[in-house]
Molecule: c-di-AMP riboswitch aptamer (ydaO/yuaA leader)
Organism: Blastococcus sp. CT_GayMR16
């Protein structure tokens, strides 16, 4: 001198996962923590109406929710298996869909998971039950147009 990593502060991103008041703790004062209350945001259940024309045959065996996270392909690999098919998992590629510092277009870069209910739920006013987590990045946050705010 540089790189990686860590802590605090600040500025941001995904997401509903945030704001305020008061009390207590705390400080030189803040910050911060915690409890209560209020606001805001998000999700589930839940009427009328609507969704609902009927019959026959074959096959399969649940169904539903949060979320962008669905679906497809493979002379691929593995399990199962005498073999094939089906099924499951892995890998590879794609894809509905989603994200990237106000919005749109263009360009570029990413995601395309995971979990929950437990045989039960269409929509749904009143009503009712829950959640307010977690995970990341950073001195540029490309170009054009248009807004908003501030001065």
């Nucleotide at each position: 001198g540089g790189a990686a990593g860590g802590a605090c502060a600040c500025c941001g991103c995904c997401g509903a996962a945030c704001c305020g008041u008061c009390g207590c703790g705390g400080u030189g004062a803040c910050a911060c923590g915690u409890g209560a209350c209020g606001g805001a945001c998000c999700g589930g259940g839940g009427a009328c109406c609507c969704a609902u024309g009927g019959a026959u045959c074959c096959c399969c065996u649940g169904g539903g929710g949060u979320g962008a996270a669905u679906c497809c392909u493979g002379c691929g690999c593995g399990c199962u298996c005498u073999u094939c098919c089906c099924g499951c998992g892995c890998c590879a590629g794609g894809u509905a869909g989603g994200g990237c510092a106000c919005u749109u277009c263009c360009a570029g870069c990413c995601c395309g998971a995971a979990c929950c209910c437990g045989u039960c739920a269409g929509c749904u006013a009143a009503c009712u039950c829950g959640g307010u987590a977690g995970g990341c990045g950073g001195u540029c946050a490309g170009g054009a147009a248009g807004a908003a705010a501030c001065g």